Transfer RNA from a Candidatus Bathyarchaeia archaeon, 75 nucleotides, folded computationally.

[in-house]
RNA sequence: GGGGCCAUAGCUUAGGCGGGAAAAAGCAACGGCCUGCUAAGCUGGAGAUCGCGGGUUCAAAUCCCGCUGGCCCCA
Numbered sequence: 001g002g003g004g005c006c007a008u009a010g011c012u013u014a015g016g017c018g019g020g021a022a023a024a025a026g027c028a029a030c031g032g033c034c035u036g037c038u039a040a041g042c043u044g045g046a047g048a049u050c051g052c053g054g055g056u057u058c059a060a061a062u063c064c065c066g067c068u069g070g071c072c073c074c075a
Stems, first nucleotide, its partner, number of pairs: 001074007010027004020058001030044004051067005
C1' cells in the first nucleotide's frame, strides 16, 4: 500500500442476506419471597444515541458512502 471480517444493555450474543409494530435472549446488577443472616432457589419490573458522520427512503440496527477502533490475510 491492497483486501476481508467485526462494533447492538454492565458482560456474552441473536436480529442485518430480503428495510416496516414498544430492538430479543442469557448472565450480572436492583426490588420482593424464602432464610436467624448470607449464599442457593423462586419471582418482578427496569436498563441499549444499534461505534461516529452523511446519503437513499414515507420509514434505516438492516441498504449505500466516508471515518474511527479491533482482529486477520496478501504485498
The prediction has a mean pLDDT of 81. RNAcentral holds the sequence, with entries from ENA. Rfam family: tRNA. Rfam describes the family as follows. Transfer RNA (tRNA) molecules are approximately 80 nucleotides in length.